[in-house]
C1' cells in the first nucleotide's frame, strides 16, 4: 500500500507539559490565548487475546451470552459534525429546502496479499 469482512446517532478528565493551529479532502459550519494540534497519566469501549456460564462434541475445534483484574490495537467537541454521488416522499415549483433510502469517501478492528 492493497483486498476482504465486521462495525461507525452509545461511552470517555475542570488533570500534567507544549504553545498555534486543528476538524481526512472540497463546500459549508464550528473548535482554538478562558490553550487547539501533538504527548503523558486518567477514563471509555469490547475488535483481536484473555476470563466466566452454557449447547454442540468421544475430545479438539466450533457457537451463543456474559465480565473489565490482565495482553494488543482503538477511542475519548459536535452523527464519521454536515454535505458531495444517485433514487424516492413532501413543499415551493426560476434556484431550492426538508425528510428518507442506498452507494462513494474516510476511519478502527481481524485476516489475507
Nucleotide at each position: 500500500a492493497u483486498c476482504u469482512u465486521a462495525u461507525c446517532c452509545a461511552g470517555a478528565g475542570u488533570a500534567g507539559c507544549u504553545g498555534a493551529g486543528g476538524g481526512a479532502c472540497g463546500g459549508g459550519c464550528c473548535c482554538g490565548a478562558u490553550g487547539a494540534c501533538g504527548c503523558u497519566c486518567g477514563a471509555c469501549a469490547a475488535c483481536c487475546g484473555g476470563c466466566a456460564u452454557u449447547c454442540c462434541c468421544a475430545u479438539u475445534c466450533g457457537a451463543a451470552u456474559g465480565c473489565a483484574g490482565c495482553g494488543g490495537u482503538g477511542u475519548u467537541a459536535a452523527u464519521u459534525c454536515c454535505u458531495g454521488c444517485a433514487g424516492g416522499a413532501c413543499a415551493g415549483c426560476u434556484u431550492u429546502g426538508u425528510c428518507c433510502u442506498g452507494a462513494a469517501a474516510g476511519a478502527u478492528a481481524a485476516g489475507a496479499u

Notes: This is a predicted structure of a 113-nucleotide RNA (SAM riboswitch aptamer (S box leader)) from a Bacillota bacterium. The coordinates come from a structure-prediction model, not an experiment, and the mean pLDDT is 83. The source organism's lineage runs through Bacteria, Bacillati and Bacillota. It matches the Rfam family "SAM riboswitch aptamer (S box leader)". Rfam's curators write: The SAM riboswitch is found upstream of a number of genes which code for proteins involved in methionine or cysteine biosynthesis in Gram-positive bacteria. The model forms 97% of the base pairs in the Rfam consensus.